[in-house]
Molecule: transfer RNA
Organism: Candidatus Woesearchaeota archaeon
Formats: sequence, structure tokens, C1' cells
RNA sequence: GCGCUGAUGGUUAAGUGGUAUAAUGGGGCCUUGCCAAGGCCCAGUCCCGGGUUCGAUUCCCGGUCGGCGCA
Repeated sequence: GCGCUGAUGGUUAAGUGGUAUAAUGGGGCCUUGCCAAGGCCCAGUCCCGGGUUCGAUUCCCGGUCGGCGCA
């Protein structure tokens, strides 16, 4: 330099053209003599910029960063 691949709450992942989900972590309440465990509820996310579209996290282009391969 070229190709492939990934980027989603604090963390780890799922998802897919129509209001984004779970686990774990955080906060509150219940339960208990106390703690732990358990139950219920709450907050928190689509890497950046453009394009297509009625509508983009998803499709296209470019960028940044990580991984793999070739030279």
C1' cells in the first nucleotide's frame, strides 16, 4: 500500500429499512433480626461525516480506530 472483518448503555453481546434487546453492573422498593440470595421497578446505548429513502442502527460512499491476511 491492497483486500476482508468489526465498532450497539459502564462492560459483554443479540438484532434488523419502521420508536433497539438481554446478561452483568448502578439506583430505589419488597422480603429478612442482619447480610447474602430472590422478586418488582427505574436510569443508561447504535464510532464520525455525507448520500439513498416517507423513514437508516440496518443499505451506499468516505473517515477514524481495532483484528486478520497478502505484498